Two RNAs folded together computationally: RNase P RNA and transfer RNA, 423 nucleotides in total.
The coordinates come from a structure-prediction model, not an experiment, and the mean pLDDT is 82.
Rfam match: Bacterial RNase P class A. It is annotated as a ribozyme. Rfam links the family to the GO terms dimeric ribonuclease P complex, ribonuclease P activity and tRNA processing.
């Protein structure tokens, strides 16, 4: 000095002046206060809230998947473990189980899952052929998975021995199953210690198994006042072994029609709504997520639905992008910048 | 705001692991103009981006983009 890795912040600043939404106050002129995010955004997952009788019970169904912990829960996050990958700091992983059974593998290949002899390798053994005979030839019938080729994938890799050739057939190494010991809440893990010659290819984001977990449906959820009318007509199910009552099916329980078109009346106001699993400090336990105590603060609530415009000033000329019950999260989007840790290569003492 | 569908050829659709199709429409040809018939031809980054798997329109997960419903009383 140069290259990067991981955590965190910040998102034009001030100023005047006109406007807008809400609360408070008012002498009804107005005055003060407050007034978009880090993602409000995708609506992708969990919760609260509320309603469906008590949401009761069973199938179906639908989520998650190393292991421990945190949380109101989670598919989140945190620490650990295993694989991958980078020189590294680090970063990535839908990471249960293919001996519980089913299923699938175009094409090519001899053979694709209780494997399989095209080429090649042998023919010891039996048969052939020559030759008195030793012993040669030939490849019938058999042997053989070393070696060629086919493929995404050919049933442990290397080497010695063995053998007609060959083959865990023997044997050493290495791999791999299994079971003791050890350490370790556990996932796992070992210079350990015996075993087995291997039998156990691959695919569950293919049915499935095995472990938790999950009633449904959403604020256009419900409640409450108020206004108004033709409390109308059809057409279909049913009429108690039927129908509704939010859940695909069945019980259980409660109610006694109910579903769809035509019509016809209001389409106003309040409540829900915003104090919250809240935001900031401080100490304390914790590796840590986070958790506990104590101080503080109040920080949009709209419903044609606010959060802007216009000067001016500085500066590095401003990116994504706008709440609609509320949180807690993931994913996507986003000019620029600023701190803090760590890491490599150069050089220098 | 909430909650369900869909994106394959110019247009409407079908394919639900193994080389993407029908129909209408375009283009060429049946002497010669129109049309109608029959014969032929050519067109696809299956909405993207990555994932499972030997293989992906088909399974999976993110991003895009259309498009349907749904207020209260009778």
């Nucleotide at each position: 000095g140069g290259a990067g890795u991981c955590a965190g912040c910040c998102a034009g600043g001030c100023a005047a002046u006109c406007g807008c939404g809400c609360u408070u106050g008012u002498u009804c002129g107005c005055a003060a206060g407050c007034g978009a995010g880090g993602a409000a955004a995708g609506u992708c997952c969990g919760g609260g809230c509320u309603u469906c009788a008590a949401u009761g019970g069973g199938c179906a169904g639908g989520g998650u998947g190393c292991c421990a912990g945190g949380u109101a829960a989670c598919g989140c996050c945190u620490g650990g473990g295993c694989g991958g990958u980078g020189u590294g700091a680090g970063c990535c992983g839908a990471c249960g189980g293919a001996c519980a059974g089913u299923g699938c593998a175009a094409c090519a290949g001899a053979g694709a899952a209780u494997a399989g002899a095209c080429c090649g390798c042998c023919g010891a053994u039996g048969g052939c052929c020559c030759g008195c005979a030793a012993g040669g030839g030939a490849a019938c019938a058999g042997g053989u998975a070393a070696g060629g080729g086919u493929g995404a994938a050919a049933c442990g890799g290397u080497g010695c021995g063995g053998u007609a050739a060959g083959a865990g057939c023997g044997c050493a190494c290495c791999g791999c199953g299994c079971a003791a010991c050890u350490g370790g809440u556990a996932a796992c893990a070992g210079u350990u210690u015996g075993u087995g010659g291997c039998a156990c290819g691959g695919u569950a984001a293919a049915c499935c198994c095995c472990a938790c977990c999950c009633g449904a449906a959403g604020c256009a959820a419900g409640g409450c006042c108020a206004a108004a009318u033709a409390g109308g007509g059809g057409u279909g199910c049913a009429u108690u072994a039927g129908g509704u009552g939010u859940g695909g099916c069945c019980c259980g329980c409660a109610c006694u029609g109910c579903a769809c078109c035509c019509g016809g009346g209001u389409a106003g106001g309040c409540c829900g709504c915003u104090u919250g699993a809240g935001g900031g400090g401080u100490u304390u336990g914790g590796c840590g997520a986070c958790a506990a105590a104590c101080c503080u603060c109040c920080c949009a609530g709209a419903u044609g639905a606010a959060u802007g415009a216009u000067u001016g000033u500085c500066c590095g000329c401003g990116a994504c992008a706008g709440a609609a019950c509320c949180c807690g999260g993931c994913u996507u989007a986003u000019c620029g910048g600023c701190u803090g840790a760590c890491u490599c290569c150069u050089u220098a003492u | 705001g909430c909650a369900g569908c869909g994106g394959u050829a110019g247009c409407u659709c079908a394919g639900u692991g193994g080389u993407a199709g029908a129909g209408c429409a375009a283009c060429c040809g049946a002497a010669a103009c129109u049309c109608a018939u029959c014969g032929g031809u050519a067109g696809g980054u299956c909405g993207u981006u990555g994932g499972u798997u030997c293989g992906a329109c088909u399974c999976c997960a993110g991003c895009c983009c259309g498009u349907u419903g749904c207020u209260c009383c009778u």